Transfer RNA from a Lachnospiraceae bacterium, 74 nucleotides, folded computationally.
Its mean pLDDT, the model's own confidence on a scale to 100, is 81.
Rfam family: tRNA. Rfam classes the family as a transfer RNA.
RNA sequence: GGACCCUUAGCUCAGUUGGUUAGAGCAGCCGGCUCAUAACCGGUAGGUCCCGGGUUCGAGUCCCUGAGGGUCCA
Numbered sequence: 001g002g003a004c005c006c007u008u009a010g011c012u013c014a015g016u017u018g019g020u021u022a023g024a025g026c027a028g029c030c031g032g033c034u035c036a037u038a039a040c041c042g043g044u045a046g047g048u049c050c051c052g053g054g055u056u057c058g059a060g061u062c063c064c065u066g067a068g069g070g071u072c073c074a
Stems, first nucleotide, its partner, number of pairs: 001073007010026004019057001028044005050066001052064003
């Protein structure tokens, strides 16, 4: 220098051919259970989906630029 992939909650990830309110597990908080702790059970909060722009009635999803990370080639 070139090709490809990834970026969504504190962490690990899902999200179908663009369409109803953006989700799960763990962690956090509150409560239950227990002599108590863990485990287990119930509830709850937490995200402008990496930045910017475009297409569209409508974008986490499609297109373009940029940033960060990874793999391969040179």